[in-house]
RNA sequence: GCCGACAUAGCUCAGUUGGUAGAGCAGCUGUUUUGUAAACAGCAGGUCGUGGGUUCGAGCCCCUCUGUCGGCU
Repeated sequence: GCCGACAUAGCUCAGUUGGUAGAGCAGCUGUUUUGUAAACAGCAGGUCGUGGGUUCGAGCCCCUCUGUCGGCU
């Protein structure tokens, strides 16, 4: 220098053909217990890496940039 993959909650990851974004763990509250843990119930947490474009509508499609990883030379 060229090619490809990935970027979504604190962490690990889903998200199907474009139609109002979810799970597990962690956190918080409650129940239970002498108390802790466990169990159960509930709650909170996201401008979906940046900036544009297409569309009535974008996590998803297109372009740019940034970062991580891999391959080729």
This is a predicted structure of a 73-nucleotide RNA (transfer RNA) from a bacterium. The coordinates come from a structure-prediction model, not an experiment, and the mean pLDDT is 81. Rfam family: tRNA. By type it is a transfer RNA.